Predicted 3D model of a 387-nucleotide part of an RNA (large-subunit ribosomal RNA, domain III) from Pollicipes pollicipes. The organism belongs to Pollicipes, within Eukaryota. Model confidence (mean pLDDT): 82 of 100. Rfam family: Bacterial large subunit ribosomal RNA. Rfam links the family to the GO terms ribosome and structural constituent of ribosome.

[in-house]
Context: one part of a larger RNA
């Protein structure tokens, strides 16, 4: 230089009350403003206590601070069903023997690991200052072992089926959700009108079980035979027949609706209150319409570039065992360990040296206008961006 520039989005503040040594910034109330395919809600990654409560203000906070993601202390994360672990494999890794190399080591078979993929099963309501598909209430479901009852050809590291998959397109059936009416409860407006075709609020129920619909797929049953499926096979495949069908039935699959689940919840009213809440009671709880990018659907049609694997599962036999063991069915009992679970998550808590106008994968998707997830104004909810 200079008490100058700056104090990090021009979304915006104002009033009252409280606390306090002190209030533009903290708390409560009333207005105003901003976002609303987000500046709301929920996860993954990452962070690792930042969560909640009490207390404190030296430092941190671009100012003050009674406040805080700051200091100190205490508390908080509850699972057979959510996600790991577990079973299975992909790319890829390791790799007994083996091959190569002077060696270090490289490659690689059998194997063994490895999810970002496949594989059993839970919903609704209530509750805490802080957790909840985890606690509680109600109603469910899966699986394993052993025992008992009944029936009985069971058996794998092998065979076969299945699992099992691309892009694009179009039509249909539904539901979520919305809107309107009806119904129920409350209201009648400080200023012209408002007992009316008026205003406000509410009218959402789940998994599961039952039967199996719209729709989609497929010829079905059976006999004989068989150079195939590394051995065998009653299984699969091939061949030849028969019966029934050939618009179909049967079988497989399959949203939704319906019934139970079930009067749970519920506006409001009443009582108490430490003013935060607590307890009691409890109306209506229907119809129509619009209608998804969600479900049926890994369906259907079409195209060429022809679009994982393995296990669980079903079936077949081999060795073997057939009084045993094993298998099937039904019921009941027992068990289901261990790890994660707080909080932030388009952000002041992650990555950017910062409480940084940057970056960060997925899910949800209300109203009016609109082709629309554009845009504008709003709801729920959240904020006014720390001078």
């Nucleotide at each position: 230089g200079a008490g100058u520039a700056a104090c990090g989005a021009u979304a915006a503040g104002g009033g009252g009350a409280g606390u306090g040594a002190a209030a533009a910034a903290c708390u409560c109330c009333c207005c105003c403003g901003c976002c609303g395919a987000a500046a709301g809600a929920c996860c993954a990654a990452g962070g690792u206590u930042u969560c909640c409560u009490g207390u404190c203000c030296c430092a941190u906070g671009u100012u003050a601070a009674u406040c805080a993601g700051g200091g100190c202390a205490g508390g908080g994360u509850a699972a057979g069903u959510c996600g790991g672990c577990c079973c299975c494999u992909a790319a890829g890794g390791c790799g007994a023997g083996g091959c190569g190399g002077a060696a270090a080591c490289g490659c690689g078979u059998a194997g063994u690991c490895g999810a970002u993929g496949g594989g059993a099963a839970a919903c609704a309501g209530a509750u805490u200052a802080a957790u909840a598909u985890u606690u509680c209430u109600g109603u469910a479901c899966u699986u394993c072992u052993a025992u008992a009852u009944a029936u009985u050809g069971c058996g794998a590291a092998g065979g076969a089926g299945g699992g099992a998959c691309g892009g694009a397109g179009a039509a249909g059936g539904c539901u979520a959700a919305g809107c309107a009416a009806g119904c129920a409860u409350g209201g009648c407006g400080a200023u012209g009108g408002u007992u009316g075709u008026c205003c406000a609020u509410g009218u959402g129920a789940a998994a599961g079980u039952g039967a199996g619909u719209a729709g989609g797929g497929c010829g079905u049953u059976u006999g004989u035979u068989u150079a195939g499926g590394u051995a065998a096979a009653u299984c699969c495949g091939g061949a030849c027949g028969a019966a029934c069908a050939u618009u179909a039935a049967a079988c497989c699959u399959g949203a939704g609706a319906c019934a139970c689940g079930a009067g749970a919840c519920g506006a409001g009213u009443c009582a108490c209150c430490a003013a935060g809440g607590u307890g009691a009671u409890g109306a209506a709880g229907u119809u129509g319409u619009u209608g998804a990018u969600g479900c049926c659907a890994u369906a259907c049609u079409u195209c060429c570039a022809g679009g994982a694997a393995a296990a669980g599962c079903c079936u077949c036999u081999a060795a073997g065992c057939u009084u045993c063991a094993g298998a099937u069915u039904a019921u009941a009992c027992c068990g289901a360990a261990u790890c994660g679970u707080a909080c932030c998550c388009c952000a002041a808590a992650c990555c950017g040296a910062c409480a940084c106008a940057g970056g960060u994968g997925g899910u949800c998707a209300g109203g009016u206008a609109g082709a629309g997830a554009a845009u504008a104004c709003c709801a729920a909810g959240g904020c006014g961006c720390u001078u």